[in-house]
RNA sequence: CGACCAUCCAGAGCGGCCGAGAGAUCUGGCUCGACGACGCCGCAGCAACCCGCGGGACCCGCACGGGCCCGGACGAGGGUGCUACCGCCAGACCGAUGGGAG
Numbered sequence: 001c002g003a004c005c006a007u008c009c010a011g012a013g014c015g016g017c018c019g020a021g022a023g024a025u026c027u028g029g030c031u032c033g034a035c036g037a038c039g040c041c042g043c044a045g046c047a048a049c050c051c052g053c054g055g056g057a058c059c060c061g062c063a064c065g066g067g068c069c070c071g072g073a074c075g076a077g078g079g080u081g082c083u084a085c086c087g088c089c090a091g092a093c094c095g096a097u098g099g100g101a102g
Base pairs, nucleotide, nucleotide: 001102004099005098006097007096008095013043014042015041016040017039021032022031023030025092026091027090028089029088044083045082046081049079050078051075052074053071054070055069056068058067059066060065087094
């Protein structure tokens, strides 16, 4: 880089800096924003995708080990992610995050 797979109506905000647009794109709406949005940084928090832990009646003939599945009345320690509005809504095209054959 990336075929492919899963998820996107749950959850979780304060401070500092900045200074005009922002909610990915187009159209139409709706909303946030000089009572400082968006963004960046710090701290705090949320969350079980990976990791770890536990379980399983299925698979690799058994064991070992692994695959697959299940668990929030398991763990925020590690890798990510996320913390206005359902990805803000509708249509369209898509996008985002995680995993990942190669």